[in-house]
Context: one part of a larger RNA
RNA sequence: UUGGGCGUAAAGAGUUCGUAGGCGGUUUGAAAAGUCUUUGGUUAAAUCCUCAGGGCUUAACCUUGAGGCUGCUAAAGAUACUAUUAGACUAGAGGACGUUAGGGGUUGACGGAACGGUCGGUGUAGGGGUAAAAUCCGUUGAUAUCGACCGGAACACCGAAAGCGAAGGCAGUCAACUGGGGCGAUCCUGACGCUGAGGAACGAAAGCAUGGGGAGAGAACGAGAUUAGAUACCUCGGUAUUCCAUGCUGUAAACGAUGGAUACUAGCUAUUUGAAGUGUCGACCCUUCAAGUGGCGAAGCUAACGCGUUAAGUAUCCCGCCUGGGAAGUACGGCCGCAAGGCUAAAACUC
Numbered sequence: 001u002u003g004g005g006c007g008u009a010a011a012g013a014g015u016u017c018g019u020a021g022g023c024g025g026u027u028u029g030a031a032a033a034g035u036c037u038u039u040g041g042u043u044a045a046a047u048c049c050u051c052a053g054g055g056c057u058u059a060a061c062c063u064u065g066a067g068g069c070u071g072c073u074a075a076a077g078a079u080a081c082u083a084u085u086a087g088a089c090u091a092g093a094g095g096a097c098g099u100u101a102g103g104g105g106u107u108g109a110c111g112g113a114a115c116g117g118u119c120g121g122u123g124u125a126g127g128g129g130u131a132a133a134a135u136c137c138g139u140u141g142a143u144a145u146c147g148a149c150c151g152g153a154a155c156a157c158c159g160a161a162a163g164c165g166a167a168g169g170c171a172g173u174c175a176a177c178u179g180g181g182g183c184g185a186u187c188c189u190g191a192c193g194c195u196g197a198g199g200a201a202c203g204a205a206a207g208c209a210u211g212g213g214g215a216g217a218g219a220a221c222g223a224g225a226u227u228a229g230a231u232a233c234c235u236c237g238g239u240a241u242u243c244c245a246u247g248c249u250g251u252a253a254a255c256g257a258u259g260g261a262u263a264c265u266a267g268c269u270a271u272u273u274g275a276a277g278u279g280u281c282g283a284c285c286c287u288u289c290a291a292g293u294g295g296c297g298a299a300g301c302u303a304a305c306g307c308g309u310u311a312a313g314u315a316u317c318c319c320g321c322c323u324g325g326g327a328a329g330u331a332c333g334g335c336c337g338c339a340a341g342g343c344u345a346a347a348a349c350u351c
Stems, first nucleotide, its partner, number of pairs: 003323004007305002012319001014202004021195003025089006033082002035078008048068008092192001093189004097184004104178007111155001115151008126137002163170002207248006216242002221237004259318006267296011279284001300307002324351003333344004
């Protein structure tokens, strides 16, 4: 508790949808709630303010008179703005039509390389590993090489400063189903909008439950090294896990460490998508417009770094959050969870 703030100093909720609430485009009328003007009443005395006086030598102080402040109420008026009500509009928003890019999502099928295994052929004494070694594998035939089959996981090149998605995130190929976006000229609805306390849904990895699966990798664990030691770094093994289905968990440096919406404010350049125009036989290139994604920069902002039409500039609306460090994102209580734990959230004390 006002103010000042929230990229990096404390501070933007992980993201979206949306209830209440707050805020809200252009225009005409009605009415007059807020608002404004005038007048009346009231607002005891004291106090407070202004003016003119008085009393203590002055002042402070005390005191007289007049007026006022503030609030309430009544009447008469004003109608620009806000609210209400009746109507109209199309620049916001939405829809129709056409067109278009995309790793957006879900499900199924298929593919090749690599890797591991099993069997068979060739072949013989080593292989593997490291800084060097050893543990380890191998004459019951390894390593190497050829063939067949089986298995699971991930998809090289294309690939990008690129694309899509609200965020988390999304990449082999094909098919089915499906969400959102961009652009274009015309038509339709006619403010239907923005934000959003509570609430709901989604939400990487790890973890949990049940049932599958298990190639490679690999917490824990065992062994070999290194070392003064080595509960590590290196090596040989290796369980959970990683994968699938269903359910739970609900957290991350969930980051642009930057909430959402709208409007305005120099440019240059690269790139993605769409449209129009000009030239061309065409490929394609050039110009303009719109929507994204980047780099650099005028003004401006910033403590600086830097930001700079994708703002951290200039403004408005709504939400969230901060208020010295530690104790502490802890205790207690509550809610959620199978648990792990999550959400909410102090104080004593101390500097």
Small-subunit ribosomal RNA, central domain from a Minisyncoccota bacterium, 351 nucleotides, folded computationally. NCBI's taxonomy places the organism under Bacteria, Bacillati, Minisyncoccota. It matches the Rfam family "Bacterial small subunit ribosomal RNA". The coordinates come from a structure-prediction model, not an experiment, and the mean pLDDT is 86.